RNAcentral holds the sequence, with entries from ENA, Greengenes and SILVA. The RNA shown here (small-subunit ribosomal RNA) has 1491 nucleotides and comes from Prevotella sp. canine oral taxon 195. It matches the Rfam family "Bacterial small subunit ribosomal RNA". The organism belongs to Prevotella, within Bacteria. Its mean pLDDT, the model's own confidence on a scale to 100, is 83.
RNA sequence: GAGUUUGAUCCUGGCUCAGGAUGAACGCUAGCUACAGGCUUAACACAUGCAAGUCGAGGGGCAUCAUGCAGGUUGCUUGCGAUCUGUGAUGGCGACCGGCGCACGGGUGAGUAACGCGUAUCCAACCUACCUUCGGCAGGGGCAUAACCCGGUGAAAGCCGGCCUAAUUCCCCAUGGUCCCCGUUGAUGUCAUCUGAUUCGGGGUAAAGGUGUUUUUUCCGGCCGUUGAUGGGGAUGCGUCCGAUUAGUUAGUUGGCGGGGUAAAGGCCCACCAAGACAGUGAUCGGUAGGGGUUCUGAGAGGAAGAUCCCCCACAUUGGGACUGAGACACGGCCCAAACUCCUACGGGAGGCAGCAGUGAGGAAUAUUGGUCAAUGGGCGUAAGCCUGAACCAGCCAAGUAGCGUGGAGGACGACCGCCCUAUGGGUUGUAAACUCCUUUUAUGCGGGAAUAAAUUUCGGGACGCGUUCCCGUUUUGCAUGUACCGCAUGAAUAAGGACCGGCUAAUUCCGUGCCAGCAGCCGCGGUAAUACGGAAGGUUCCGGUGUUAUCCGGAUUUAUUGGGUUUAAAGGGAGCGCGGACUGCUUGUCAAGCGUGCAGUGAAACGCCGCGGCUCAACCGCGGUCCUGCUGCGCGAACUGGCUUGCUUGAGUGGGCUGUAGGUACGCGGAAUUCGUGGUGUAGCGGUGAAAUGCUUAGAUAUCACGAGGAACUCCGAUUGCGAAGGCAGCGUACCAUAUCCCGACUGACGUUUAUGCUCGAAGGUGCGGGUAUCAAACAGGAUUAGAUACCCUGGUAGUCCGCACUGUAAACGAUGGAUGCUCGCUGUCGGCGACAUAUUGCCGGUGGCCCAGCGAAAGCGUUAAGCAUCCCACCUGGGGAGUACGCCGGCAACGGUGAAACUCAAAGGAAUUGACGGGGGCCCGCACAAGCGGAGGAACAUGUGGUUUAAUUCGAUGAUACGCGAGGAACCUUACCCGGGCUUGAAUUGCAGGAGAACGAUACAGAGAUGUUGAGGCCUUUCGGGGCUCCUGUGAAGGUGCUGCAUGGUUGUCGUCAGCUCGUGCCGUGAGGUGUCGGCUUAAGUGCCAUAACGAGCGCAACCCCUUUGCGUAGUUGCCAUCGGGUGAUGCCGGGCACUCUUCGCAUACUGCCACCGCAAGGUGUGAGGAAGGUGGGGAUGACGUCAAAUCAGCACGGCCCUUACGUCCGGGGCUACACACGUGUUACAAUGGUGGGUACAGAGUGUUGUUCGUGCGCAAGCACGUUCCAAUCACAAAAUCCCUCCUCAGUUCGGACUGGGGUCUGCAACCCGACCCCACGAAGCUGGAUUCGCUAGUAAUCGCGCAUCAGCCAUGGCGCGGUGAAUACGUUCCCGGGCCUUGUACACACCGCCCGUCAAGCCAUGAAAGCCGGGGGCGCCUGAAGUCCGUGACCGCGAGGGUCGGCCUAGGGCGAAACCGGUGAUUGGGGCUAAGUCGUAACAAGGU
Repeated sequence: GAGUUUGAUCCUGGCUCAGGAUGAACGCUAGCUACAGGCUUAACACAUGCAAGUCGAGGGGCAUCAUGCAGGUUGCUUGCGAUCUGUGAUGGCGACCGGCGCACGGGUGAGUAACGCGUAUCCAACCUACCUUCGGCAGGGGCAUAACCCGGUGAAAGCCGGCCUAAUUCCCCAUGGUCCCCGUUGAUGUCAUCUGAUUCGGGGUAAAGGUGUUUUUUCCGGCCGUUGAUGGGGAUGCGUCCGAUUAGUUAGUUGGCGGGGUAAAGGCCCACCAAGACAGUGAUCGGUAGGGGUUCUGAGAGGAAGAUCCCCCACAUUGGGACUGAGACACGGCCCAAACUCCUACGGGAGGCAGCAGUGAGGAAUAUUGGUCAAUGGGCGUAAGCCUGAACCAGCCAAGUAGCGUGGAGGACGACCGCCCUAUGGGUUGUAAACUCCUUUUAUGCGGGAAUAAAUUUCGGGACGCGUUCCCGUUUUGCAUGUACCGCAUGAAUAAGGACCGGCUAAUUCCGUGCCAGCAGCCGCGGUAAUACGGAAGGUUCCGGUGUUAUCCGGAUUUAUUGGGUUUAAAGGGAGCGCGGACUGCUUGUCAAGCGUGCAGUGAAACGCCGCGGCUCAACCGCGGUCCUGCUGCGCGAACUGGCUUGCUUGAGUGGGCUGUAGGUACGCGGAAUUCGUGGUGUAGCGGUGAAAUGCUUAGAUAUCACGAGGAACUCCGAUUGCGAAGGCAGCGUACCAUAUCCCGACUGACGUUUAUGCUCGAAGGUGCGGGUAUCAAACAGGAUUAGAUACCCUGGUAGUCCGCACUGUAAACGAUGGAUGCUCGCUGUCGGCGACAUAUUGCCGGUGGCCCAGCGAAAGCGUUAAGCAUCCCACCUGGGGAGUACGCCGGCAACGGUGAAACUCAAAGGAAUUGACGGGGGCCCGCACAAGCGGAGGAACAUGUGGUUUAAUUCGAUGAUACGCGAGGAACCUUACCCGGGCUUGAAUUGCAGGAGAACGAUACAGAGAUGUUGAGGCCUUUCGGGGCUCCUGUGAAGGUGCUGCAUGGUUGUCGUCAGCUCGUGCCGUGAGGUGUCGGCUUAAGUGCCAUAACGAGCGCAACCCCUUUGCGUAGUUGCCAUCGGGUGAUGCCGGGCACUCUUCGCAUACUGCCACCGCAAGGUGUGAGGAAGGUGGGGAUGACGUCAAAUCAGCACGGCCCUUACGUCCGGGGCUACACACGUGUUACAAUGGUGGGUACAGAGUGUUGUUCGUGCGCAAGCACGUUCCAAUCACAAAAUCCCUCCUCAGUUCGGACUGGGGUCUGCAACCCGACCCCACGAAGCUGGAUUCGCUAGUAAUCGCGCAUCAGCCAUGGCGCGGUGAAUACGUUCCCGGGCCUUGUACACACCGCCCGUCAAGCCAUGAAAGCCGGGGGCGCCUGAAGUCCGUGACCGCGAGGGUCGGCCUAGGGCGAAACCGGUGAUUGGGGCUAAGUCGUAACAAGGU
């Protein structure tokens, strides 16, 4: 810096990613070189080899080898070879005595939280072999012992005894100083536990020889002291991990005196004395850990680490111990104990890879049983030299860093093929390849070929400074290595992969799969079009590597010193007092601890950084500089902090004065009310609720009056009032106690602030004891409510509520805001005090409220009473859950409180604000929404649609409102998509190309259910003579699909809703989402308008424009009309004529709150106002904003993808879509008298009509039929009914009702069986107005009456769409139901309340607490025992002696026993917790969440 909480926003906050690093591991891949690296695990166990020896110039010797000499034997070439014996004579040398070394080098990190390490200082409190400086010395003597030899014993390891012998082995005597000890003296110095120069006296301690020259000399040694160097030992200051759920620890403990011991100080050890010592600045205990230089990361400050290299420490199977030695308590030494392993003759013995290799084991994981002492270094030696798994080299390993290469240039028809994609045109792989030219690092082959060795060694010579000296010559020495490097030859020849491609994050397409398989670092992908899985193609990136995993730092300002916070996000302790601590007014002088600066010492090297240089470069290495930010010492400075000191008054306090207060405690007093008691009056109920009931009451309640009892609380005043530290405090009076402000400015003179631990106070509730008990009231009981109701409501009712004394110690103990001090604009109330003035007003101080500037804040908001600007102190926070839980401890009588985790789990949890949606929130308003009415549905029968069921099939779709007389505006066949059966396969239809054939067509007959098949009478046009038109067949390219997906789509449609809304530009406001505009007031049918206004305008909607209707005028009159004139008829505009009227066509006018009155700023409203045909949008229609419902439709059509292709296509016959226990919707007809039957009779509109509508006449009861007629229509026709008049029926299952059924017909049609309509006769069912509930309608409306049309051969139409006739009732009103609009409010909702969400129970999984016990561990305590060993003591034994031995003692490793504490594991059972697409029960929370 990014991703991730949300519909979106800002913030808080966690999680995750991009970077760097590693002693790494794993996957895939792999050409070379250089440099560096390689058991992080079992300090587990180890076979085998090697890792420490050397000196013969210390010694005795001679096993072995070589040489010489002497002798023997033998071969023969007669002086040579072989062999044997003797000889330590020589070179040398196994073993032995002796010296030096073995305490270095090498390994490991178990232990250790410590003077262990780092750094600084000190030792007058110390040692130091070899090396070095200086001085001195080395006289004499003696006793042993190993080897060897002899003997014994044992399996072995070995051991024992006897005899002989040497030394640079050991011992004694002597000499000796400046050495050591004792006594004495006491200079000097920083004046002390002092130091101890110097003088004198006494006592004590030494020694070793060897070698070479062979004749006085070399070299190496020895002893005593001394100097230096080196290496070590000790002491101290400071620094050095986590835990307080470890708070007290300690008896040699702390100190003193005197001893012992040591190289040396010291309780290091001992005796005695004292009672101290350490600890909140963290003792003790527990856990973890070698420390540092340094390494990684980071801008730094920091954080993390301690491999390789260097320094220090510790350890060497575990534990203890000493010996030797200059040095060890000793890795490759010893003794003892323990565990383990091995050998054994069972009696006993041996061993220690955390040296180098190597083996097993463990593990994700780490190499060769290699070469050489050539160099560097070490040991011994005079030296040559020997030894050296130190070291130098090589081997293995991409395990790291650096370098090189796998070729370079040209080459487009952007070649072909292939893979992939595609819109089929093409694109891409791709200059890539081919091809042409070039190069040769590397590779392979051949040849040449270093440096590391200027050293060292041997020999010889020379020089002077005479030395472990230097120079010259000569000689010798190379593991790596015939390596590095160089040259030649060959030839692009020998050499590229990994990861990724949804966002973060550079890079996309196709196929497969279908919440499967799988991916995933986080968010998240996958349920049929996956850029996220798997494959492919292409792309991106890094490159001999690349990814993953693990770990560390970073990002993370996410522990915040640099550099965070605490009103509401996590976070202020409930409040006060206050020790220690921290911080602290003005002023004088001084000190110099902090601070600043200069100088000096130290801060190892390596490392880091800079420069220069060496390997061809680089990595790497060398040299120089710098750094090492630190510590210590000595000076200088004096502002600030600090110490001491002088004064001051403003902070703080004291005093005096007036006054205020529900401040506290105690005592006393008061009235009203509730309840109870007694008495009176009085009578049937009271009480209670939404409604009731339980309860009380004729034994007299409730009500009411009087009197009495008792307890508790104090009405009004009363208020953002007052007081108190908080909790809290209210009738009145008194006493005591406490206290703030104000005024005065007398006194003290910084006496202050804050506060961990501590102490005190602390509502309500609860607890203990004792009182009291009127009311109210947990628990409990009863009554209701309810699906249930362990609740809400009601009737009762005990603790408690009250008092005293004690305890508890917590609250949303809240201003969710710690205390103190100072500073920073104002306005306006109020309380207390003090002033001024003229009593209107106004000033000062202190409290308590409201609004606001700056500023702050994520915002809401805060704003002199800060959440502003600063300082000081305290408390607290660090993602959500688990959890304020568990364990432990502390407190409490108990309840419980305080302190307070982890495992596990999630990617969020959260704050503020925004827009919506929602609310059994609020306000305003509208709608046939309710109400007021009228008529229906729900009951019956039938029609029709749907569900269900059935079926071979009952094709499909539509399903709350917004499906259900819907798609369908017309299923007998067809339609038809379904089922059964029979056929066809370029196919039923259209068409391109190629080939072939033929006119096409096809009457008739036959088979068949038909499709179809057979038969085949008859039968062409045109031409440029090639052919073409037309048809059929074959092949081929397109077919066809009412198959799937309406959740891939277009188009169309329903609904909210004809509701009044939905937006934009610019401006302004806000960090932002967003707001404003569009809000407010009035008004409207309306976001309609007016006013107001940080908004001004605009768009889509509203309205208007359009159509019909209502009135009038004009125009034009045929098919319309007929007033006038004429003609005619039985009658009729029938005819001439006319266009006046009606009507029709076209055009125009009219209505705009225009006028009047009143109200109103205006918009507008009101009026039985005027006028007018019509009055406030006159009525109706068309017109449907942004959007919602993944709403409907792939079966109307179109279309992506998928699927079928002798079938899911297509043709035909038959069947089905019409089934029928049932349920629902929509309708029709009714149940009747406002009616029904019969007869008579009047008046429409809008449509339709030639395959048609039909008048008339005749026939038939009728449907209808036959014959003539009119009309291609303002010409003709269909063509009205209710109404009205008369008649009968008289309240009944009827003269209501017409279903169902029987019979007979008509019509349409190829065909009415399944399955048509209509007519006639007969039959005459249910039904007497319909439960809960529910629908429509506000005027020419409802209701009622008929008419027409589409589809259509006919029709199941009672449906749909239209038309006119007759023609009502009611609306007080907006409380309620439903729907909607605007504003506001709450919200934990945003898939938006059909939302969200809680707990028990049930199931699975996971971690965890408790638990009778069981097991293990480390440490401490007490007692017993006690090895080796030092030390102490020790008459008899050994030794000439020094001394040894023996025995005893102290201490102790280890072992045993015991009691207790702690930690860990496990544990039947048990407790809660977490997690888990669709389990159970309820509905606690979010809205007033329905209490």